[in-house]
The part of an RNA shown here (large-subunit ribosomal RNA, domain IV) has 328 nucleotides and comes from a metagenome. Rfam family: Bacterial large subunit ribosomal RNA. The coordinates come from a structure-prediction model, not an experiment, and the mean pLDDT is 89. RNAcentral holds the full RNA, with entries from SILVA.
Context: one part of a larger RNA
RNA sequence: CUACGUUGAAGGAACUCGGCAAAAUGCCUCCGUAACUUCGGGAGAAGGAGGCCCCGUCGGCGCGCAAGCGUUGGCGGGGGGCACAGACCAGGGAGUGGCGACUGUUUACUAAAAACACAGGUCUCUGCGAAGCCGUAAGGCGACGUAUAGGGACUGACGCCUGCCCUGUGCUGGAAGGUUAAAGGGAGGGGUGCAAGCUCCGAACUGAAGCCCCAGUAAACGGCGGCCGUAACAAUAAUGGUCCUAAGGUAGCGAAAUUCCUUGUCGGGUAAGUUCCGACCUGCACGAAUGGCGUAACGACUUCCCCGCUGUCUCCAACGUAGACUCA
Numbered sequence: 001c002u003a004c005g006u007u008g009a010a011g012g013a014a015c016u017c018g019g020c021a022a023a024a025u026g027c028c029u030c031c032g033u034a035a036c037u038u039c040g041g042g043a044g045a046a047g048g049a050g051g052c053c054c055c056g057u058c059g060g061c062g063c064g065c066a067a068g069c070g071u072u073g074g075c076g077g078g079g080g081g082c083a084c085a086g087a088c089c090a091g092g093g094a095g096u097g098g099c100g101a102c103u104g105u106u107u108a109c110u111a112a113a114a115a116c117a118c119a120g121g122u123c124u125c126u127g128c129g130a131a132g133c134c135g136u137a138a139g140g141c142g143a144c145g146u147a148u149a150g151g152g153a154c155u156g157a158c159g160c161c162u163g164c165c166c167u168g169u170g171c172u173g174g175a176a177g178g179u180u181a182a183a184g185g186g187a188g189g190g191g192u193g194c195a196a197g198c199u200c201c202g203a204a205c206u207g208a209a210g211c212c213c214c215a216g217u218a219a220a221c222g223g224c225g226g227c228c229g230u231a232a233c234a235a236u237a238a239u240g241g242u243c244c245u246a247a248g249g250u251a252g253c254g255a256a257a258u259u260c261c262u263u264g265u266c267g268g269g270u271a272a273g274u275u276c277c278g279a280c281c282u283g284c285a286c287g288a289a290u291g292g293c294g295u296a297a298c299g300a301c302u303u304c305c306c307c308g309c310u311g312u313c314u315c316c317a318a319c320g321u322a323g324a325c326u327c328a
Stems, first nucleotide, its partner, number of pairs: 001323008010314002014312001019309001027051005036041001038157001052079012080084001092307002095304001097302002099299002104116002120155007132141003158294004163224003168221002170217005177212003183206002188201005225243005252286001253283001264280005
C1' cells in the first nucleotide's frame, strides 16, 4: 500500500451527482397513535414504559379423595452485574411532490422502470360450414363454444368528465349518372378469288367491380387561426372591424417527465436554494380514451426536506487477519 474486519476525541452530511457505504433501529407485553381515506385502511404510524434472580401474598384453570403436582395472572418487598429481548437472530422513522391505481411481467449475461400486463371502459367484425388463424388440399384451431359468445383495435382501478371539425385519408351505405376490361355487337372497309367463299381490320351500341360522384362516421387516421382598433391617468380589452378555415382548443391543467428566452416573477423553506413546494399565465411547442384532471392504498421507481444515526467528511489514526515487501 491492497482486501476484509474492529474501534475512535470534538463535530455530525460540512462528504458526494446523490447519505453511495457504514452506523443506527430491531424481539415480546402494556400504554398510546395524526393528516387523509375508496371506511377496508393509513398502523408495527409516531411516541413511551417494562423484561434477569429471590421472597411474600391474593387469585384463575387442569388433574387428584386428599396431600399435592402442572400451568397462568394480580399486588407487595428484596438482590446482583458495566450491561437482564445480556451471544446469535432481529423494522430506522416522519413530511412533500411526480409517475404508475393495485399483486404481477420484462431486456438469461450492463436497463426492473414512469416500460409491459392488468381488472374496468369504448369502438368494430362475426348468425355458425361464424369471423379470424394454420394448411396447396384434405383437415384442424376457434369450440364439442353460439352475440352475457368469439376475433381485432385503442384506453387502462376508482371519482368527475371526455368539447368543436367529416375538407383530406380510411371505413360504411347509396337500384341514378360519368368513366371502364374481356366479351357481345356488327355500320363500314382491306387482302385474295371468275365466283361461292376464305381471311383480316372495324364505328355506333350492350358490358362488372373499381374509380368519379352523393351521404354517414372521430373512444376511425387525424385537425382544432391571423391582423388592426376600442373603456374619463396609464395599462389592459368585456367589445368592434377584417381576412382565411372543415373547424378554429371547450372543461380542466399549466415555467409542467412538456417553458426556448429562463436561475421567468412573487411567496415558502436555508445564514446563503440553477433543485424543491405553493402561486401567477407571456402554454417557443398542455389538453380531453395517441384520454384530461383528481385520487386512499401500494412501489428494491423518482424529486425535495426533517429527526435519529454515524470515519461519508473536517482528517485521519490504531489494532486484527491475509497478501504485497525484506531476509532465510